[in-house]
RNA sequence: AUUGAACGCUGGCGGCAUGCUUUACACAUGCAAGUCGAACGGUAACAGGUUAAGCUGACGAGUGGCGAACGGGUGAGUAAUGCAUCGGAACGUGCCCGGUCGUGGGGGAUAACGCAGCGAAAGCUGCGCUAAUACCGCAUACGAUCUGAGGAUGAAAGCGGGGGACCGUAAGGCCUCGCGCGAUCGGAGCGGCCGAUGUCAGAUUAGGUAGUUGGUGGGGUAAAGGCUCACCAAGCCGACGAUCUGUAGCUGGUCUGAGAGGACGACCAGCCACACUGGGACUGAGACACGGCCCAGACUCCUACGGGAGGCAGCAGUGGGGAAUCUUAGACAAUGGGGGAAACCCUGAUCUAGCCAUGCCGCGUGAUCGAUGAAGGCCUUAGGGUUGUAAAGAUCUUUCAGAUGGGAAGAUAAUGACGGUACCAUCAGAAGAAGCCCCGGCUAACUCCGUGCCAGCAGCCGCGGUAAUACGGAGGGGGCUAGCGUUAUUCGGAAUUACUGGGCGUAAAGCGCACGUAGGCGGACUGAAAAGUCAGAGGUGAAAUCCCAGGGCUCAACCUUGGAACUGCCUUUGAAACUCUCAGUCUUGAGGUCGAGAGAGGUGAGUGGAAUUCCGAGUGUAGCAGUGAAAUGCGUAGAUAUGCGGAGGAACACCGAUGGCGAAGGCAAUCCCCUGGACCUGUAUGACGCUCAUGCACGAAAGCGUGGGGAGCAAACAGGAUUAGAUACCCUGGUAGUCCACGCCCUAAACGAUGUCAACUGGUUGUUGGGAAUUAACUUUCUCAGUAACGAAGCUAACGCGUGAAGUUGACCGCCUGGGGAGUACGGCCGCAAGGUUGAAACUCAAAGGAAUUGACGGGGACCCGCACAAGCGGUGGAUGAUGUUCUUUAAUUCGAUGCAACGCGAAAAACCUUACCCACCUUUGACAUGGUAGGAACUUUCCAGAGAUGGAUUGGUGCUCGAAAGAGAACCUACACACAGGUGCUGCAUGGCUGUCGUCAGCUCGUGUCGUGAGAUGUUGGGUUAAGUCCCGCAACGAGCGCAACCCUUAUCAUUAGUUGCUACGCAAGGGCACUCUAAUGAGACUGCCGGUGAUAAACCGGAGGAAGGUGGGGAUGACGUCAAGUCCUCAUGGCCCUUAUAGGUGGGGCUAGAAACGUCAUACAAUGGCUGGUACAAAGGGUUGCCAACCCGCGAGGGGGAGCUAAUCUCAUAAACCCAGUCGUAGUCCGGAUCGCAGUCUGCAACUCGACUGCGUGAAGUCGGAAUCGCUAGUAAUCGUGGAUCAGCAUGUCACGGUGAAUACGUUCCCGGGUCUUGUACACACCGCCCGUCACACCAUGGGAGCGGGUCUCGCCAGAAGUAGUUAGCCUAACCGUAAGGAGGGCGAUUACCACGGCGGGGUUCGUGACUGGGGUG
Repeated sequence: AUUGAACGCUGGCGGCAUGCUUUACACAUGCAAGUCGAACGGUAACAGGUUAAGCUGACGAGUGGCGAACGGGUGAGUAAUGCAUCGGAACGUGCCCGGUCGUGGGGGAUAACGCAGCGAAAGCUGCGCUAAUACCGCAUACGAUCUGAGGAUGAAAGCGGGGGACCGUAAGGCCUCGCGCGAUCGGAGCGGCCGAUGUCAGAUUAGGUAGUUGGUGGGGUAAAGGCUCACCAAGCCGACGAUCUGUAGCUGGUCUGAGAGGACGACCAGCCACACUGGGACUGAGACACGGCCCAGACUCCUACGGGAGGCAGCAGUGGGGAAUCUUAGACAAUGGGGGAAACCCUGAUCUAGCCAUGCCGCGUGAUCGAUGAAGGCCUUAGGGUUGUAAAGAUCUUUCAGAUGGGAAGAUAAUGACGGUACCAUCAGAAGAAGCCCCGGCUAACUCCGUGCCAGCAGCCGCGGUAAUACGGAGGGGGCUAGCGUUAUUCGGAAUUACUGGGCGUAAAGCGCACGUAGGCGGACUGAAAAGUCAGAGGUGAAAUCCCAGGGCUCAACCUUGGAACUGCCUUUGAAACUCUCAGUCUUGAGGUCGAGAGAGGUGAGUGGAAUUCCGAGUGUAGCAGUGAAAUGCGUAGAUAUGCGGAGGAACACCGAUGGCGAAGGCAAUCCCCUGGACCUGUAUGACGCUCAUGCACGAAAGCGUGGGGAGCAAACAGGAUUAGAUACCCUGGUAGUCCACGCCCUAAACGAUGUCAACUGGUUGUUGGGAAUUAACUUUCUCAGUAACGAAGCUAACGCGUGAAGUUGACCGCCUGGGGAGUACGGCCGCAAGGUUGAAACUCAAAGGAAUUGACGGGGACCCGCACAAGCGGUGGAUGAUGUUCUUUAAUUCGAUGCAACGCGAAAAACCUUACCCACCUUUGACAUGGUAGGAACUUUCCAGAGAUGGAUUGGUGCUCGAAAGAGAACCUACACACAGGUGCUGCAUGGCUGUCGUCAGCUCGUGUCGUGAGAUGUUGGGUUAAGUCCCGCAACGAGCGCAACCCUUAUCAUUAGUUGCUACGCAAGGGCACUCUAAUGAGACUGCCGGUGAUAAACCGGAGGAAGGUGGGGAUGACGUCAAGUCCUCAUGGCCCUUAUAGGUGGGGCUAGAAACGUCAUACAAUGGCUGGUACAAAGGGUUGCCAACCCGCGAGGGGGAGCUAAUCUCAUAAACCCAGUCGUAGUCCGGAUCGCAGUCUGCAACUCGACUGCGUGAAGUCGGAAUCGCUAGUAAUCGUGGAUCAGCAUGUCACGGUGAAUACGUUCCCGGGUCUUGUACACACCGCCCGUCACACCAUGGGAGCGGGUCUCGCCAGAAGUAGUUAGCCUAACCGUAAGGAGGGCGAUUACCACGGCGGGGUUCGUGACUGGGGUG
């Protein structure tokens, strides 16, 4: 885009069209084919009418004629007896047209009717009468038919109108006109027959056919013909698809498409077929007949049970089926048809109306103004925005619908169903008239609320798990509009079957390979012919449709006129380039003869040496063999080893090579016979060629059959190992097999994943074989044929290919069309089998796949680094205690942190408080903030109740600013009411901020340029070097940024300046001085600067000098892009949600301190490098007024008293300890170790019970250096020793600082861990904690096999034989003709034969359904 549509929601009008696509299912009722009295005998009914009459108009039934074969319906069947196009010859033809000739004279019946009878009915019978344009002879006979060419045969019908003479039995004859009738010749139109071409799918349908193919002769037909029969011949059709199966009416055309095509064949038109199913003929011009007949069958109806009737796929209509398709209407007015002389009659053809938004087209549902941008709704950043000029309001109009009145054309005289319709006029009034879908992307259109992987949406991708533009609702918006969406259909997009117009190295796709038939294609020249081809002309290509131009309905849809077109077919006349054909010629394609050389080409037969194994007899002794390590195995019955001899089988080292040969598979010692092919150089043939469906040959390994052979190796098998297991990898053995002969099998990653042949298109380098020229030279150059590497153009998605093409072309063959199912099933063919070949479908998924890119990863590679390992020192893990965590317990044991990167963490201090938890008791505008009103200063004393919060009573107090005063105001307190407060409630996966980690690792990026279709790459890689992407060099890159480094602080040296509280060479002190120590400010100093060596002369490295310090001197601060949805809503901030007499607030008490168990981090130890006692040295850095606290006194001590000094270089905390000296202990559970417990105290504090620290006396546990495992540290470091601070009333084994003493070791980078760079593979990309395979279990789905069972269809054989036709005919009957008659001719009935439908029996093919059980497959 489309539709004969359907469904959902909605629905104002008109025009024009369409309307059972399904059950060719069954049908009630009515209608759809009659007409003619001018063919006939007549008169039942109606009307008129007479003296009487069928007398008149007319006419039922009947005889007769014409029609009923048209028109209308349907598409079951039919793949050709059809249709379309174009031709043809052997035909028929009523009515119609045009010719010619006739129309004479006779005869016998019969219906109607009458009488009688049978039957329920339908209907029928007998007797009798009668007419004709009904029937039958006779005559006549042409341009008819037959013929033996003499001849023979064959017709007819009358009727009506009018009429002068004549005739007349008075009816008429006769004449004339018209209509008929017969014969015949033509025509037109129609019909029958034949041919050619075209006309769906399946080869898992390959052979079919006996009247079959042809002939001769009969018969038959309107007509050719096996149409039919007899005989004869054996043909005929088929890979250019016969036969069979499935499906289907065909066409003009319709829909779509740029076209070519694809799909379809409703309506309209042409043809065909059918008419309940099957068969059959009759009549007729025409039928094998929709509204005719006969028979058979199924079904329905009537019946008196004896018998009858029927056929809507005509128009309406009914039931059924279905998602679904209309009125039992009007009229013959028009168009057309039948009959008739006509009037006229009939006509469900037709014309109209009705129903349905089913489609197409047109119109309307109002127009203009109207901003307080009303109200309401929705959103909001609370300001506003939007709905929105929309509404209201004002002014105006009246299409359509409505009402009233008029009123056509269609009709050339009459006749109008439509229809009082179209149309016109008038009237009233904005009045009666808008919905549907969508709003994540594709795709135009966004917000709020609800919901919370629920409910739901979804065309594809996908949305929904508490902030959903995707679900549902709302507001707003977008689209279309009397419709809008959905579903279904077809084409397009789809170059996704590719003719136009695709592909096959790796994405699906080259047969394993050759030979070769049919077929397709085919070198050069000349001539002819004209099949293809091209051109002209003619015929045809129905109309309608489409297109163009006009015209008519107000426009349009629609209708109509003309043109063009219908791309086709046929006939004919030409042309001759190309193709074909024919004739002749040519040599370049192809093949042949001769010659030279190369080769693992093939077959057969022989020969050889090395090696393995075995056997024999020696030498010789204890092992051998085997492995990562072992064991099984062999060996004292003598192995292995070693030398000699023998047997047997198989394979052929070196040469050997991106060397050679072959079609491929493949081929390797050597010699011989036979033999195929290729290559190279010179001569005869003359296109003999290329490719190749079917076919046929060959075809590795394994396997199969028969017979040999069997050394080594070795499936299966056995044993030993390995392992969780090990039906494996490893080892020891070992059978088929491997080998030979013959016969099968016929497949491989049979690969160059690249079919064969031919032509053309830049080069370079190697190598094999031959040749030519050349050279002193196998020297050089050229050439042909192979075989390799690299690469130009070009091609390719890229990778890559690139004269050996995957380039540019030609010829032919094979193959592909998403993944899975599946190379499976069924069927066929082949095979001894194993199996091979051909080769689907259901179902299922939205991917599967290729090449390349960036990462990540690897029990891949290369390089490098780090207390990473190694080398060391000291620890942890064992003990006791402290502390944190898990788990458990509990009223509560608040919460968070959970691998590294949680666990002496948040917490730099849980007795109350803290505190968030639990119990109990209380408060509700609140403990806290802002605003309103009223009152009061604030504040304060005392008492009572209570566990306290709290409640009650009570005392003192009147302040500050302005103002003269009244009064007002500010702060504070109380009361009231409402907005609100409050929340350590939830979400760290809504967030900000802060922090951890990789990691102080050296990385992470950008601009421009360049390369690539692109993702991306380059830079940033490479060679060196560094702690470093640090620097140098090179380079399609050149630069830049964040990181590194440096700048900052501190420390080590010095200088200068300044010096009190510091220091002090002067001094007893006061004082003096500022050299030193020290303090704190400014500077200097270190930069690979200098020298030597190495290195590319670079960067840099190594060594040295000088120097307090040397190669970033030591330490700190400083943390790139990012990763982990890392941590934190309980620091703070914050969105959303939740609570609001409670999840808020207050108080008392309790808990966070529990304890079977487990883990982390520490402290103290286990002792003599030590403990204890005594003596005696040397720090640094800090703190201090709610404080540090001296001297002195008391106490064993914690401490108490005391009060000087100090807001600190002044006073004080404050004795540093290890060390050193001396003594003692003597290896022990100790003079080690100090847990635990008892008693007595001190201090802080409202208060030490749960639950503080310390002191004294006593007690004196485990523990004797710690399993697997594991941690820290590279120098002033580890280890060890003490000191101080923060927090803090008190509480330190934690933590943060400080100094004292002060080591050992580093060969080195193989390994473990982590990291960096380059490279490689990848099926990974939430990225190896990835991905992913198969069995088993369960559920569902489709499918194969299956004892079978059931159905359809086709076919063969037999039986059977209705009606009918044809033949025959003994029986019976019989008007016309013949005959005087008897009788005959002819006809009918009956019988019978042939053909044949239904039906029956049996066999076979094919197909569908179903089936216990069973096989695999798919999805979850």
Predicted 3D model of a 1420-nucleotide RNA (small-subunit ribosomal RNA) from an uncultured bacterium. The coordinates come from a structure-prediction model, not an experiment, and the mean pLDDT is 85.